[in-house]
Context: one part of a larger RNA
RNA sequence: GGUAUGUUCAGGAACUAGGCACAUUAGCUCCGUAACUUCGGGAGAAGGAGUGCCCAUCGCAAGGUGGGCCGCAGUGAAUAGUCUCAGGCGACUGUUUAACAAAAACACAGGUCUCUGCAAAGUCGAAAACGACGUAUAGGGGCUGACGCCUGCCCGGUGCCGGAAGGUUAAAGGGAGAGGUCAGCGCAAGCGAAGCUUUGAACUGAAGCCCCGGUGAACGGCGGCCGUAACUAUAACGGUCCUAAGGUAGCGAAAUUCCUUGUCGGGUAAGUUCCGACCUGCACGAAUGGCGUAACGAUCUGAGAACUGUCUUAACAUGCCGCCCG
Repeated sequence: GGUAUGUUCAGGAACUAGGCACAUUAGCUCCGUAACUUCGGGAGAAGGAGUGCCCAUCGCAAGGUGGGCCGCAGUGAAUAGUCUCAGGCGACUGUUUAACAAAAACACAGGUCUCUGCAAAGUCGAAAACGACGUAUAGGGGCUGACGCCUGCCCGGUGCCGGAAGGUUAAAGGGAGAGGUCAGCGCAAGCGAAGCUUUGAACUGAAGCCCCGGUGAACGGCGGCCGUAACUAUAACGGUCCUAAGGUAGCGAAAUUCCUUGUCGGGUAAGUUCCGACCUGCACGAAUGGCGUAACGAUCUGAGAACUGUCUUAACAUGCCGCCCG
């Protein structure tokens, strides 16, 4: 000097990205316990007091009551919650990247859409089988994700569902016509029946597509410019262009805000974080759910109390290693 463990004056987070780590708390009995709340919780909330031994007495006992005794210290050693406030996300218990991620991701009960009438839909390489020895209060698939209040407008595009008048249209049917061959006819050029053969127009012809409707808890989408009120500012109001329709409620510098450390307020002596507001939403927004929400969380963020060698600032002790000798 390192490492491990322990102790420490005064201060007590000044450390640090961050109280990381350490320390504090701790058992049992009694008292006491807030906001909020889904009335169950929150809650061991918080915050206090007691705790040993001896005697007497009461009691079946656990233990109670009274009196006394000792120590710095009585859950006398060891084992044994730190707590509070506020916010984000996810309701919750659960699951996950075996070996860098445990979470706000997945799942979830609940919600909703859709398919499926049973030889069900669906799964499946054939068969067999599953679905199911089930039968729409059942089964498959998609999305959302407890609960509360809700879930607006657009069907023009894409998808899906329905429709069948018309257009288009395959195989197939159909067979007009054309070519080859060859009897026959003709002086020749040539014509050319039947058959065989090569080909073949019109016409008939399903679904699909075009077409006509419906459908958003289907994929998705949800404007611009100009003017206007008796201070100014702003614009309830008006005009105009475009669109399928122009974003409703709620929320909003947000896990979303670039400008941005926005502005105001709070907390601090001092706060790019945090909380409450504002709305100018670069680029929130309603089951790719919106906004709330008690409880819950080895979650994330901010603040405080207590506590401490995290620090001011280092010191000491012990074990081991480093060093020296053998």